Description
Transfer RNA from an Elusimicrobiota bacterium, 72 nucleotides, folded computationally. The organism belongs to Elusimicrobiota, within Bacteria. Its Rfam family is "tRNA". About the family: Transfer RNA (tRNA) molecules are approximately 80 nucleotides in length. Rfam classes the family as a transfer RNA.
[in-house]
Formats: sequence, structure tokens, C1' cells
RNA sequence: GCGCCCGUAACUCAAUGGAUAGAGUGCCAACCUUCUAAGUUGGACAUACAGGUUCGAUUCCUGUCGGGCGCA
Repeated sequence: GCGCCCGUAACUCAAUGGAUAGAGUGCCAACCUUCUAAGUUGGACAUACAGGUUCGAUUCCUGUCGGGCGCA
């Protein structure tokens, strides 16, 4: 340099064009407990960035950025 794959919450993963983007772990608060742990309830946190297509985009297209693999 070329090709392919990936980028969603603090972490690991769902959501293959349609309702308020969900789950587990973690974090915070309350309850419970003599205390801690466990348990119950509630809460905060996310679509890499920019543009396009569409009535509607996490999803499709283009570019940029970042990561991985292969070839040279």
C1' cells in the first nucleotide's frame, strides 16, 4: 500500500429497517441484617465520528478515525 472483519453502558453480549435500544456482571441508593455478605426494590450510564438513502437507520450506502487478521 491492497483486501477482509469489527466498533452498542465501566466490562461481556443482544437488537438483520418500525413501539421507550435490552440482558448479565459491575456502580449508586433504599429495604433487610447487630455488622458484612447474600437477597428484594429502585436509579445512573451506550449505538466511534460526519454525511447520504428512507415516512422511519444500531441496521443500508459513502468518507474519516480506531482495532484485529491476511497478502505484498